[in-house]
RNA sequence: GAUAAACGCUGGCGGCGUGCCUUAGGCAUGCAAGUCGAACGAAGCCCCUUCGGGGGACUGAGUGGCAGACGGGUGAGUAACGCGUAGGAAUCUACCCAUUGGUGGGGAAUAGCCCUCCGAAAGGAGGAGUAAUACCGCAUAAGAUCUUCGGAUGAAAGAGCAUAACUGCUCGCCGAUGGAAGAGCCUGCGUCCCAUCAGCUUGUUGGUGAGGUAAAAGCUCACCAAGGCGACGACGGGUAGGGGGCGUGAGAGCGUGACCCCCCACAAGGACACUGAGACACGGGUCCUACAUCUACGGAUGGCAGCAACCGGGAAUCUUGCGCAAUGGACGAAAGUCUGACGCAGCGACGCCGCGUGUGGGAAGAAGGCCUUCGGGUUGUAAACCACUGUGGAGGGGGAAUAAGAUCUGAAGGUACCCCUCUAGAAAGCACCUGCUAACUACAUGCCAGAAGCCGCGGUAAUACGGAGGGUGCAAGCGUUAAUCGGAAUUACUGGGCGUAAAGCGUACGUAGGCGGUUCGUUAAGUUAGAUGUGAAAGCCCCGGGCUUAACCUGGGAACUGCAUUUAAAACUGGCGAACUAGAGUUAAGUAGAGGGAAGUGGAAUUUCAGGUGUAGCGGUGAAAUGCGUAGAGAUCUGAAGGAACACCAGUGGCGAAGGCGACUUCCUGGACUUAAACUGACGCUGAGGUACGAAAGCGUGGGUAGCAAACAGGAUUAGAUACCCUGGUAGUCCACGCCGUAAACGAUGAGUGCUGGUUGUUGGGGUGUAUACACUUCAGUGACGCAGCUAACGCGUUAAGCACUCCGCCUGGGGAGUACGGCCGCAAGGCUAAAACUCAAAGGAAUUGACGGGGGCCCGCACAAGCGGUGGAGCAUGUGGUUUAAUUCGAAGCAACGCGAAGAACCUUACCAGCCCUUGACAUAGAGGUUUUGGUUACCAGAGAUGGUUUCCUUCAGUUCGGCUGGGCCUCAUACAGGUGCUGCAUGGCUGUCGUCAGCUCGUGUCGUGAGAUGUUGGGUUAAGUCCCGCAACGAGCGCAACCCUCGCCUUCAGUUGCCAUCAGUUCGGCUGGGCACUCUGAAGGAACUGCCGGUGAUAAGCCGGAGGAAGGUGGGGAUGACGUCAAGUCCUCAUGGCCCUUACGGGCUGGGCUACACACGUGCUACAAUGGCGGUGACAGUGGGCGGCGAUCCCGCAAGGGUGAGCUAAUCUCCAAAAACCGUCUCAGUUCGGAUUGUUCUCUGCAACUCGAGAGCAUGAAGUCGGAAUCGCUAGUAAUCGUGGAUCAGCAUGCCACGGUGAAUACGUUCCCGGGCCUUGUACACACCGCCCGUCACACCAUGGGAGUUGGUUUUACCCGAAGACGGUGCGCCAACCUUCGGGGGGCAGCCGGCCACGGUAAGGUCAGCGACUGGGGUG
Repeated sequence: GAUAAACGCUGGCGGCGUGCCUUAGGCAUGCAAGUCGAACGAAGCCCCUUCGGGGGACUGAGUGGCAGACGGGUGAGUAACGCGUAGGAAUCUACCCAUUGGUGGGGAAUAGCCCUCCGAAAGGAGGAGUAAUACCGCAUAAGAUCUUCGGAUGAAAGAGCAUAACUGCUCGCCGAUGGAAGAGCCUGCGUCCCAUCAGCUUGUUGGUGAGGUAAAAGCUCACCAAGGCGACGACGGGUAGGGGGCGUGAGAGCGUGACCCCCCACAAGGACACUGAGACACGGGUCCUACAUCUACGGAUGGCAGCAACCGGGAAUCUUGCGCAAUGGACGAAAGUCUGACGCAGCGACGCCGCGUGUGGGAAGAAGGCCUUCGGGUUGUAAACCACUGUGGAGGGGGAAUAAGAUCUGAAGGUACCCCUCUAGAAAGCACCUGCUAACUACAUGCCAGAAGCCGCGGUAAUACGGAGGGUGCAAGCGUUAAUCGGAAUUACUGGGCGUAAAGCGUACGUAGGCGGUUCGUUAAGUUAGAUGUGAAAGCCCCGGGCUUAACCUGGGAACUGCAUUUAAAACUGGCGAACUAGAGUUAAGUAGAGGGAAGUGGAAUUUCAGGUGUAGCGGUGAAAUGCGUAGAGAUCUGAAGGAACACCAGUGGCGAAGGCGACUUCCUGGACUUAAACUGACGCUGAGGUACGAAAGCGUGGGUAGCAAACAGGAUUAGAUACCCUGGUAGUCCACGCCGUAAACGAUGAGUGCUGGUUGUUGGGGUGUAUACACUUCAGUGACGCAGCUAACGCGUUAAGCACUCCGCCUGGGGAGUACGGCCGCAAGGCUAAAACUCAAAGGAAUUGACGGGGGCCCGCACAAGCGGUGGAGCAUGUGGUUUAAUUCGAAGCAACGCGAAGAACCUUACCAGCCCUUGACAUAGAGGUUUUGGUUACCAGAGAUGGUUUCCUUCAGUUCGGCUGGGCCUCAUACAGGUGCUGCAUGGCUGUCGUCAGCUCGUGUCGUGAGAUGUUGGGUUAAGUCCCGCAACGAGCGCAACCCUCGCCUUCAGUUGCCAUCAGUUCGGCUGGGCACUCUGAAGGAACUGCCGGUGAUAAGCCGGAGGAAGGUGGGGAUGACGUCAAGUCCUCAUGGCCCUUACGGGCUGGGCUACACACGUGCUACAAUGGCGGUGACAGUGGGCGGCGAUCCCGCAAGGGUGAGCUAAUCUCCAAAAACCGUCUCAGUUCGGAUUGUUCUCUGCAACUCGAGAGCAUGAAGUCGGAAUCGCUAGUAAUCGUGGAUCAGCAUGCCACGGUGAAUACGUUCCCGGGCCUUGUACACACCGCCCGUCACACCAUGGGAGUUGGUUUUACCCGAAGACGGUGCGCCAACCUUCGGGGGGCAGCCGGCCACGGUAAGGUCAGCGACUGGGGUG
């Protein structure tokens, strides 16, 4: 796009079409084929009547004629001369037309009717009697038929009208000829799928003769012959009415065969004939079968796939309507009758077409809805409201065409159409809004509910689900489903491919077939052109016409791409004939070779055996063990046996079709190449089937067996080890003969021919050049690199995967599956051929960037190593887990949580728990009212306190127009709101950790690539460094590195108090004083270091090594400084913040408790285990810092913590402040004079308060612990270790944290290994990126499928039995009207009987297809 559609929601009108696709299932009822009285007799009715009968109009039945074979329905069957198309000859034809010849004379019956009888009925039997255009002879025979060519045979019917009659006219009848139209038969070509259907056929193929038919013919029969069909698809199976056309498509095609037209077939299933011009007959007959109905049980009847209707089936398909007015048909002389053909109406949005649901104005942009940044926006001129119109509707009036043909005749229909009146009144939905694809927001939901055509949505901010607002599309429809065409070049004729994506047979030979070199002649099959015939109509297309338009109808034209006949042409292809040599082949001379087959020969090595020498191991491995060996191995020497394979030569060297071929010699044998002539004369290429060859393994028979070695055994390894390793070892490997027929049988590249730049190796030949060697050239092979071109890229590139031609094979998403079934082959193993159900949305190729690797290369780091000291064991401190609890608040979780947030939980803090209280609130803003303030303080009552009540004293905002007037404060009230350490760090900002102070991360322009991307940034050096140098299709740049900043180390200048004191003076001997600023120091500004200098090295570079000088040397030490990014890393409990949640509580206040619990586990520390030490004594030397609610000197008291006193100091002035290790003495290896936990007791300090729960002091007590398992941490120099000191927090509380100085080491060979990192490269099936991906079994659930003892059904074949009706043949003893008769009969015929044929039915055996099937096999999905 389209549909004979159906379903869901919705539905105003009209026109034109269309409507059982399923059960060719069954059908109640009505109708669908009759007509003619001008063929005939008779009955009934009416009239007349001489009672004999006559006449009239009409009608039922009957005889007779014509029609009933058309029209209408359906598509079951049929793969066929069924259909389509083009032809043909051996035929028939009622009615119709034309022509021609006749139409004379007789006869015998019979139905109806009547009578009798049988039967329930349907119907039937007998008797009497009758007519004809019914039937039968006779006559005649133009023409017809037959013929022995003499002849013979065969017809007819009358009726009506007019007339007094003769006669005439009309319609008939018979014979014949021709036509028109129809029908039968034959032929060429075309006409679906399966080869997992490959062979089929006996009336079969042909002939002769006979029969038969309207007609040719095995159509039928007898005999004879043995043919006929088939890979160009016979036979078989499945499916199917065919065509014109219809849908789609640019076309070629693909799909389809409703309606309309043509043909065929069928009429409940099957068989058969009769009548007839025509049938083997839808509304005729006979028989069989099934079904149904009636029945008196004896018998009868029926056939909607005609129109309606009913039941059933189904997703699904209409009225038991009107009319013969028109068109057409049957009969009739006609009038006319009949006609469910047909013309109309009804029902159904089933389709196509047309129309409408209003038009114009209308902003306060109403209300309401929705959204909102709260300003507004949108729905939206939309509505309301005003004016107008009337498609449709209602009422009223008028009113057709269709009618031809003089009159008459209209079902539709009082319809279409026209006019008038009335009312905006009755008339819009459906789908969609993530992308494809036009159209977006809020809410609700929270991987739920759902949605989905594909990709894919939904796990608390969903434009994707649901409803809503808004929007988009179409519109009386809109969506969904189904099936079909297109897009799909995705079966490729037009118009595809096969190195790696699916796809070249393992290789060759060769049959059929396909294709085929040059020239001439001829032919005309193909081909081309013209003409003629045909290609029905309708439809499509073009131009017109008619319905108001359109759909629709209609006139004309074009077209129908086809087939046939005929005429012509002769280029090309083909046929025939003749010729040629460039393709192909033959002959000759040479050449190379692991080409093949057979026979023989050789040496090295392994093993075994025999013997000699000789002694304790050998062998094997990562290390071992099994194994061998004192019965003498291994080693070594000599000899022998036997089998298999042929080192070096050896080479991207050679040969072969491929598989493959490797010692030497001989014999047999295939092919290739080169050269020069001669010869044949297209002999060629490919190759479906077919045939042959075909590695290894395997199989059969018989040999052989040294080594090796599946299976197997043992030993190891391992968690295990049915493996890898070791010791053994059988098939096999070898030979002969026969099978198998497969491989990553690979160049993953079929064979042949021609054409298209080169360079450089190598093998075998030839030629030219003074040529051994070298150069040039030419054939045939075999390699590498590369131009053009090709390719998705990789790559290929004269050995093509380039450009062309010829032929063959093969492919069409992945899995299922190279599997099942069937067939063929095989001894078997198995091979060849080769599906489907089901399932997935991918599978795959090449390349890119990362990441990763028990891949490679280079390099770095307290990473290892080398050292020093620790942790892990003990006690305690502290944090965490766990447990407990009313609560033990919360967070942090490998490194990168755990002395972390917390620079300090007794109350407070505090977020937790229990209890008691408050509700506009402890805090902010806004309104109203009150007050003028208010704040502090004393004492008392109730209470645990918050709180409530009373009370003493002190203090009394600013402005002012003096008004509570204004601002501010406080109190009360009401509402907006406050408040939340409630949730989400996976909604966020900010801040932080980490890789990592690692050297990286990027951009612009250019270039390369189809692209992702690459280049730059890689490479050679060098560095701590992407640091620098050189090179380079790159050139530059940015963030990082470094430097700039601070600090320490040296010097200078300036300044000199509270600091300092060299010199001078004084002195109480204290820089104390005067004085001074030299020094120290303080704190400000400068200098100094740059590989600058020298030598070596490197590339003459960057740099590196060494040296000098210097306080300091190659970044001088330390700090601050943290690129792009990673970890959904951490934090909503610092703060900020979206969303959600609570609002007399999840907010606020208070008291008490808890965060301090304690079988246990872990992290981080402190103190120790002691002599490098403890204790006692002596009493020397720092630096950083702090201090007014403070540091606190001095003196006194106390054993001490501390207390009393209170000088000085807002600090280079006073003070904390004593530094400690050091040194001297003593102890002498012990649970101690080590160690200090724990506990008792007495105290001190802080604080409202030390019970839970602080720190300290004295006395007493004196635990574990004797250097710490596996494991693990820090540190490279003023570092580790060790010693003390200060500070923040803080009322008090430090083993933690931050800072300060004192003493002061050891070691680094080096980069193999562990960990982490950087660069380059490589592989990848990973990309959530190796903590990745992913394979198979097993278990469970579901699905489809193979096998399966069997069982059920369909279809079909063969043989036999039965044999209805029927036609045919025979017979015909029973019977018979016409004609003849000599009356006897004859001619002719009927019944009956018999025979073969045959439907249905039966028996037996098969073929094939399908259903079910215990059990079983694999497969798919989860």
Predicted 3D model of a 1422-nucleotide RNA (small-subunit ribosomal RNA) from an uncultured bacterium. RNAcentral holds the sequence, with entries from ENA. It matches the Rfam family "Bacterial small subunit ribosomal RNA". The prediction has a mean pLDDT of 84.